[in-house]
Context: one part of a larger RNA
RNA sequence: CUGGGGGAUGGCUCGGCUCGAGAGCUGAUGAAGGUCGUGACAAGCUGCGAUAAGCUACGGGGAGGCGCAUGAAUGCCUUGGAUCCGUAGAUGGCCGAAUAGGACCUCCUGGCUUUACGAAGUCAUUCCCGUAUUAAUUUACUGGAAAGGGAACCGCCCGAAUUGAAGCAUCUUAGUAGGGCGAGGAACAGAAAUCAAACGAGAUUCCGUUAGUAGUGGCGAAUGAACACGGAAUAGAACAAACCGAAUCCGCUUGGGAAACCUUGUGGAGAUGUGGGGUAUGGAUCACCUAUCGUCUAAAUUCACGAAGCAGAAGUCGAUCUGGAACGACGUACCAUAGAGGGUGAAAGUCCCGUAUGUGUAGUGAACAUGACCAAGUGGUGAAUCCUGAGUAGCGUGCGUUGGAUAUCGCGCGUGAAUAUGGGAGGCAUAAACUUCCAAUUCUAAAUACAACUCGAGACCGAUAGUAGACCAGUAGUGUGAACGAAAGUUGAAAAGUAUCCUGAGAGGGAUGUGAAAAGAACCUGAAACCAGUU
Numbered sequence: 001c002u003g004g005g006g007g008a009u010g011g012c013u014c015g016g017c018u019c020g021a022g023a024g025c026u027g028a029u030g031a032a033g034g035u036c037g038u039g040a041c042a043a044g045c046u047g048c049g050a051u052a053a054g055c056u057a058c059g060g061g062g063a064g065g066c067g068c069a070u071g072a073a074u075g076c077c078u079u080g081g082a083u084c085c086g087u088a089g090a091u092g093g094c095c096g097a098a099u100a101g102g103a104c105c106u107c108c109u110g111g112c113u114u115u116a117c118g119a120a121g122u123c124a125u126u127c128c129c130g131u132a133u134u135a136a137u138u139u140a141c142u143g144g145a146a147a148g149g150g151a152a153c154c155g156c157c158c159g160a161a162u163u164g165a166a167g168c169a170u171c172u173u174a175g176u177a178g179g180g181c182g183a184g185g186a187a188c189a190g191a192a193a194u195c196a197a198a199c200g201a202g203a204u205u206c207c208g209u210u211a212g213u214a215g216u217g218g219c220g221a222a223u224g225a226a227c228a229c230g231g232a233a234u235a236g237a238a239c240a241a242a243c244c245g246a247a248u249c250c251g252c253u254u255g256g257g258a259a260a261c262c263u264u265g266u267g268g269a270g271a272u273g274u275g276g277g278g279u280a281u282g283g284a285u286c287a288c289c290u291a292u293c294g295u296c297u298a299a300a301u302u303c304a305c306g307a308a309g310c311a312g313a314a315g316u317c318g319a320u321c322u323g324g325a326a327c328g329a330c331g332u333a334c335c336a337u338a339g340a341g342g343g344u345g346a347a348a349g350u351c352c353c354g355u356a357u358g359u360g361u362a363g364u365g366a367a368c369a370u371g372a373c374c375a376a377g378u379g380g381u382g383a384a385u386c387c388u389g390a391g392u393a394g395c396g397u398g399c400g401u402u403g404g405a406u407a408u409c410g411c412g413c414g415u416g417a418a419u420a421u422g423g424g425a426g427g428c429a430u431a432a433a434c435u436u437c438c439a440a441u442u443c444u445a446a447a448u449a450c451a452a453c454u455c456g457a458g459a460c461c462g463a464u465a466g467u468a469g470a471c472c473a474g475u476a477g478u479g480u481g482a483a484c485g486a487a488a489g490u491u492g493a494a495a496a497g498u499a500u501c502c503u504g505a506g507a508g509g510g511a512u513g514u515g516a517a518a519a520g521a522a523c524c525u526g527a528a529a530c531c532a533g534u535u
Base pairs, nucleotide, nucleotide: 001533002532003531004530010524011490012489015461016460017458018457019456020455021454022453024450025149026148033095034094035093036049037048038047041071044068045067055089056088057087058086059085060084064077065076066075100109101108102107110123111122112121113120114119125146126145127144128143130141131140132139153184154182155181156180157179158178164171168218194201195200205232206231207230208229215223216222236443237442238441239389243276244275247274248269249268250267251266252265255262256261282387283386284385285383286382287381288380289379294373295372296371301367302366303365304364305363309359310358311357315332316348317331318330320329321328333350334349335339341353342352343351394415395414396413397412398411399410400409422438423437424436425435426434477484478483497523500511501510502509503508
């Protein structure tokens, strides 16, 4: 230097990653997940289920279709509207909570009822209401519910060790990892027996700050709040009781109505109290004064959102130039509430899909009485008769937990109040004042968490990166098993994927041909190591 070899680099991206917004459960009406089938030919993936790449109805759409998948041959469907998209329905083998009994490589074997003799249906367990029955909450039956799954998030229960303390035991790691149970689209919490401090605040949750502060701590290592303040979001209700005492409710059923509701019959619940009243701004009761409301439904109407979708401006101008190809150059026009983006044989506002903008039925939601129900339900003053959650509060003691120190919260054992003239709290105890609240009953949206699902975005990655996985990946493969776990993207604009000839057993090579270029499927670019040959 010419080649081989190898697959770096550059370009590309149907994949990832992160963030934001939306939406957020499912299952005996048999799920999630699997297995076996299913195509004219059919191994795999996808779809589907013996009605098996599909069936029915309605809506959309409008010319080609029979998935990935580009095939020979033979075919089929389709303007009588196919394929395709959306909504609703039908079918939906076997295993699986798996549920007639059994088995556990997805199978085997029954009882009863019906039958058109093909087949179809039904039969698990536990709990609840009811009926009947029993010595029995015993048994039987009608009806109903539960179970299982879910990425993380959430509540409760159980709960380590490595580690740090330069050793180690209290302590720390940490109420973490892990295990169990349970719920939801969120969960939990929640309307002061709360804080505060002599001023006052006014349920809960979350963020910032207070603050690495007050504290706790072999006062070692370490650990660690709250009040106040600034924000996000805001919402308050119902019982028990006093008083009244069946004035109440439910199942089935007749008729009316869009519904709320009214109505008929029958049976049941309920005095161990249905219903009214009432709940700290205290209430009941009584007296006086005062007010006229309150609740439910939503047919029609109006408004908003809204499936598949629909409309959507303007050059394919020049017989111009280069080129394989014009989206480039030159010249000259136009649209723009649209110059986001993608595609098209190079770089396109005006070629295509789109974009801005407008529109859309089914359906969903909200408001509203012309519809119903109830029947005096509001507020104030006064009197001080009644009521206001018990093995509770408190105390003793022993544990756990907490920053909680004598002064956190919870649990075991023992003991054990008061009744508004009362009770709790105010970080040691006791007493008196003062301040503040009213436990021992219940419910409650939003702000918050997560990211399986849908959509969008990115001074995120670009194939040793980014998910383990851009590709038929939790696959191939490894392990008895729990489990571990890859590699692998790119011809070309278009297959035009090299007819024909020569050589060869073939692979391959040569000639010719396709193409802009062999870029020739070991296919874009094609670095280095390494090898051969020539000089």
Notes
A computed fold for a 535-nucleotide part of an RNA from a Candidatus Poseidoniales archaeon, annotated as large-subunit ribosomal RNA, domain I. The prediction has a mean pLDDT of 82. Lineage of the source: Archaea > Methanobacteriati > Thermoplasmatota > Candidatus Poseidoniia > Candidatus Poseidoniales. The RNAcentral record of the full RNA draws on ENA.